[in-house]
Notes:
Model confidence (mean pLDDT): 82 of 100. The RNA shown here (SAM riboswitch aptamer (S box leader)) has 103 nucleotides and comes from a Bacteroidota bacterium.
RNA sequence: GAUUUAUAAAGAAGAGUGGAGAGACAGGCUCAAAGAAACUCUAGCAACCUGGUGCGUUAUUAAGGUGCUAAAUCCUGACCCUGUUAAUUGGGGAAUAUAAAUU
Numbered sequence: 001g002a003u004u005u006a007u008a009a010a011g012a013a014g015a016g017u018g019g020a021g022a023g024a025c026a027g028g029c030u031c032a033a034a035g036a037a038a039c040u041c042u043a044g045c046a047a048c049c050u051g052g053u054g055c056g057u058u059a060u061u062a063a064g065g066u067g068c069u070a071a072a073u074c075c076u077g078a079c080c081c082u083g084u085u086a087a088u089u090g091g092g093g094a095a096u097a098u099a100a101a102u103u
Base pairs, nucleotide, nucleotide: 001103002102003101004100005099006098007097008096013042014041015040016039017038021031022030023029025077026076027075028074043069044068045067048065049064050063051061052060053059073095079093080092081091082090083089
C1' cells in the first nucleotide's frame, strides 16, 4: 500500500521546544502572532485488541498495544442507487479516519 469486518451527532488539554501554517482532497466556512504544523513531557477520553474481576453471558476495570482530546467525519461533494417537489430536497453507496484480521 491492498482486502474484509466494525465504528464515526457522545467524550476528553495543559506545559516546553518551535515559528506559519492547520482543519484528508475541492468549494465553503472556521482555527491560528492572545502563537499554526511538528516533536517532547504530563494529564485525560474512549474501550477495537490484550490483560484483570466475574462459573459463564450481559457486564465491569483501565495495567499493556493502538487511537483520540475546536466546530456532526466542521458543512457540502464529481459519480452510482433510491424516495420526494412547483422550485427544491431526504436517505444510502462511495470517499475519509480509526481498530482488528489477512496479505
Taxonomically the source falls in Bacteroidota (Bacteria, Pseudomonadati).
It was read from a public genome assembly, where an Rfam model found it.